[in-house]
RNA sequence: CACCUUGUAGUUCAAUUGGAAGAAUGCCGGUCUACGAAGCCGGUGGUUGCAGGUUCGAGUCCUGCCAAGGUGA
Numbered sequence: 001c002a003c004c005u006u007g008u009a010g011u012u013c014a015a016u017u018g019g020a021a022g023a024a025u026g027c028c029g030g031u032c033u034a035c036g037a038a039g040c041c042g043g044u045g046g047u048u049g050c051a052g053g054u055u056c057g058a059g060u061c062c063u064g065c066c067a068a069g070g071u072g073a
Base pairs, nucleotide, nucleotide: 001072002071003070004069005068006067007066010025011024012023013022019056026044027043028042029041030040031039049065050064051063052062053061
């Protein structure tokens, strides 16, 4: 310098090929216990890396930038 992959909740990851984001874990409360832990019940969670574009509609498609990883020279 060129190309490829990834970026979503505090964390680890989903989202059926465009119809508007969910699970586990964490955190908070309750239950249980002499008190905790575990278990069980309930609650809590997001500018989908940033900025534009396409579309009735974008996490998903297009462009640029940023960050991490990789390949080639």
Overview: A computed fold for a 73-nucleotide RNA from a Phycisphaeraceae bacterium, annotated as transfer RNA. Lineage of the source: Bacteria > Pseudomonadati > Phycisphaerae > Phycisphaerales > Phycisphaeraceae. It matches the Rfam family "tRNA". It is annotated as a transfer RNA.